[in-house]
Context: one part of a larger RNA
RNA sequence: CGUAGAAGAGUUGAGGGAAACUGACCUUAGUACGAGAGGACCGGGUUGGACGAACCGCUGGUGUACCAGUUGUCAUGCCAAUGGCACAGCUGGGUAGCUAUGUUCGGACGGGAUAACCGCUGAAAGCAUCUAAGCGGGAAGCCCAUCCCAAGAUGAGCUCUUUUGGACGCAAGUCCACAAGGCACUUGGAGACUAUGAGUUUGAUAGGGUGGAGGUGUAAGCGCUGUGAGGCGUUGAGCUGACCACUACUAAUCGCCUC
Repeated sequence: CGUAGAAGAGUUGAGGGAAACUGACCUUAGUACGAGAGGACCGGGUUGGACGAACCGCUGGUGUACCAGUUGUCAUGCCAAUGGCACAGCUGGGUAGCUAUGUUCGGACGGGAUAACCGCUGAAAGCAUCUAAGCGGGAAGCCCAUCCCAAGAUGAGCUCUUUUGGACGCAAGUCCACAAGGCACUUGGAGACUAUGAGUUUGAUAGGGUGGAGGUGUAAGCGCUGUGAGGCGUUGAGCUGACCACUACUAAUCGCCUC
């Protein structure tokens, strides 16, 4: 821009894409078959491999500054306590998120038309013949069925809901007010941008605050003790990014555009 008004919802599916794999074991059954050796079809069940999707409760990884330990040096006048730098200084852990090697699930069931092939009836050709007329069976393959996209399917589909008044003007149109949508702003498990979701004071959208979870692992100060390095108590303390709630303290101001 189109889909002959606009907007908000919900759909149909022309068409397209994805997937499609397979082993072993148990049973049927040591049965059918076979002199024996051996050893099934058909059917039922269990468990794997590779591949794929989703997810993070478990097992782990990462987690650039969440916690602790620690070396050197500089600084805060000194002690103590801290901070800077040294690859994040090094080391041990680790929330959210993201993850696989972790977890769950998937390939199915079934139907239709068929291939090779197997048949029924059956003439041409008094027989025979699956074929010439006619009628069946038959594959991981084909069409459905499963999952995803999908009306720019210009053949642009369908359904529901909402929705224009006033003034001027011959008309084109201009102005006013409103619906709806958008811009703007706070933002997200959404994201390159855009789009998309939540919200904008009639408010929990983000930050902050409070409480909690999880993490780290007993802070500082003070007291006691030891000649001392230290230890013990206060104390599962203190600190704590993303997690969960609550809370208007801060910021979502004022506003603008379009028929």